The RNA shown here (SAM riboswitch aptamer (S box leader)) has 96 nucleotides and comes from a Desulfobacteraceae bacterium. Its Rfam family is "SAM riboswitch aptamer (S box leader)". Rfam links the family to the GO term regulation of gene expression. Lineage of the source: Bacteria > Pseudomonadati > Thermodesulfobacteriota > Desulfobacteria > Desulfobacteraceae. The sequence is in RNAcentral, with records from Rfam.
RNA sequence: UAAUUAUGAAGAGUGGCACGAUGAGAUCUGGCUCGAUGACUGCCCAGCAACCUUUUCCAAAAGGUGCUAAUGCCAGCCCUAAGGGAACCAUGAGGU
Repeated sequence: UAAUUAUGAAGAGUGGCACGAUGAGAUCUGGCUCGAUGACUGCCCAGCAACCUUUUCCAAAAGGUGCUAAUGCCAGCCCUAAGGGAACCAUGAGGU
């Protein structure tokens, strides 16, 4: 790392340091937002609480991943088109 399965309109720092952008928001397209007042990304701290494991006074706690702009930012494909579904993607479990 395949198949499979659960969840994805809730929640949680525009914190510090480093880097320095024909940038970023999964891919492609059209929008729309964020970004030298430094985004994105990496590390540290802090926080949130989805899954798994352990303990257990069954409330909780600890650990392993994960997550911390906007509905997975909105739309695209199908339908009975207000909406619903599918596909893809992400995370956990799972292990050919």